[in-house]
Context: one part of a larger RNA
Molecule: small-subunit ribosomal RNA, 5' domain
Organism: uncultured eukaryote
RNA sequence: UAUGCUUGUCUCAAAGAUUAAGCCAUGCAUGUCUAAGUAUAAACAACUCGUACUUGUGAAACUGCGAAUGGCUCAUUAAAUCAGUUAUAGUUUAUUUGAUGGUAUUUUUUUCUUACUUGGAUAACCGUUUGAAAAUAGAGCUAAUACAUGCCUAGAAACCUGACCGCAAGGGAGGGUUGUAUUUAUUAGAUAAAAAACCGACAUUACUUCGGUGAAUCAUAAUAACUUUGCGAAUCGCAUGAGCUUGACUCGGCGAUGCUUCAUUCAAAUUUCUGCCCUAUCAACUUUCGAUGGUAGUAUAGAGGACUACCAUGGUGAUAACGGGUAACGGAGAAUUAGGGUUCGAUUCCGGAGAGGGAGCCUGAGAGAUGGCUACCACUUCUAAGGAGGGCAGCAGGCGCGCAAAUUACCCAAUCGGAAAGCCCGGAGGUAGUGACAAGAAAUAACAAGACGAUGGACUACGUCCAUUGCCAUUGGAAUGAGUACAACUUAAACCCCUUAACGAGUAGCAAUUGGAGGGCAAGUCUGGUGCCAGCAGCCGCGGUAAUUCCAGCUCCAAUAGCGUAUAUU
Repeated sequence: UAUGCUUGUCUCAAAGAUUAAGCCAUGCAUGUCUAAGUAUAAACAACUCGUACUUGUGAAACUGCGAAUGGCUCAUUAAAUCAGUUAUAGUUUAUUUGAUGGUAUUUUUUUCUUACUUGGAUAACCGUUUGAAAAUAGAGCUAAUACAUGCCUAGAAACCUGACCGCAAGGGAGGGUUGUAUUUAUUAGAUAAAAAACCGACAUUACUUCGGUGAAUCAUAAUAACUUUGCGAAUCGCAUGAGCUUGACUCGGCGAUGCUUCAUUCAAAUUUCUGCCCUAUCAACUUUCGAUGGUAGUAUAGAGGACUACCAUGGUGAUAACGGGUAACGGAGAAUUAGGGUUCGAUUCCGGAGAGGGAGCCUGAGAGAUGGCUACCACUUCUAAGGAGGGCAGCAGGCGCGCAAAUUACCCAAUCGGAAAGCCCGGAGGUAGUGACAAGAAAUAACAAGACGAUGGACUACGUCCAUUGCCAUUGGAAUGAGUACAACUUAAACCCCUUAACGAGUAGCAAUUGGAGGGCAAGUCUGGUGCCAGCAGCCGCGGUAAUUCCAGCUCCAAUAGCGUAUAUU
């Protein structure tokens, strides 16, 4: 683990892994809205000085985010996964949190310019069609934080150029450039101490900056260019005030959403070292088509034969390579054990892999996603035969397989997760049902008197009394839950438990079983039946007419709400 017999209570609780990662009808398991993106619903409600989007609720739909988490399974997989330990100076990172962002356009001059706000669509909606259905097409409107376009803004400083002035040193009107990001090149980014030599520059002497690491082509800064020029807010809610030069003036709070870059967080991806079961009836393996290394490139988020080109000829192996097997996912762990060990680990935590089998891909911060898409293969459903679909190793449930495994239940109340979100959703999860997988507690009687004994003691030892104890188809009242059940509690609602009125026990019929009684091994030489038959017996053995062993009765023994059997393992 399975199975046989038996089963009263309470708690706790595994559960279609083994065989078929076999196949699946039906239903559900991923959705989501706040004051704060978008409402003319020809939806509802309230209200009329107000007809304008009146205000509120708000189906639908657009937009945003999530759907890469969770849940399930263990088929593959043997230096692979995984574990401990390193590295990223070899990279990406939605979200969170903290920082960050006055520089944009035209330009010779004049005329000229939306910045209190620009443009064109589309859904829902309303109609018209095609079709068996799934699914589509055409017409007509209308939104944005959807999709596009595109302004305004300080001062200073620096650099480049340079009319002109000047014998020279020098001065200098004017003009241009300077946000951040991208790509390339260049420069700075100093420093242990001392001496000598050489070269160059200035000589008027003096002063002075430089973060971080073990280590950088690091951080950072500058210059010249570069760019299908990315970003630098035409957004939303609630409050509405202050100022005077009373103007369709100026200024202004809280916080929502969004963008750039840096960090942070959540991670991810690679990576160093060491470690794995059986097998030699596997001894050589690898390299054409990358095997080992170098150089350069390509690809990638990034290192790398990852791939390509050109070179070199390497790399592993009896310290077991390579190959084969595994009824092999790895670990944390479990059982057993004096110590050493041996066996198990599908299974709730961590990591991996997979969604019928392979392959490819879109979207996205993240997937080589399958409750996403596209083919092929194998299955398979509906059809009006033209076509159109499907993927339970999610939760229930069915078939099949088998020795072998539960309800097509209730709920988001708890724990948590997702979303625009205190409100919604969640077969994650919880709650009941099934459930002798295991595990824990523990009823099936207790007491007294009397009868009948046993042992001991005291004494006036024939006998009486006392103490202890056994026993009974005797008598007696007491106790109690199993069960039934108002109620409350419990709970999302219930159930159960815990409480608890009222019922509820004498053959207390409210009746304990499973195996055994020769030995091992606790317990009969009792009775009847059978007669080497039937049968028992793990092993030794029993049975042939007086069976301690069979079949029964009685009695007894062991464990006990459990006990036997088979199998695996220690």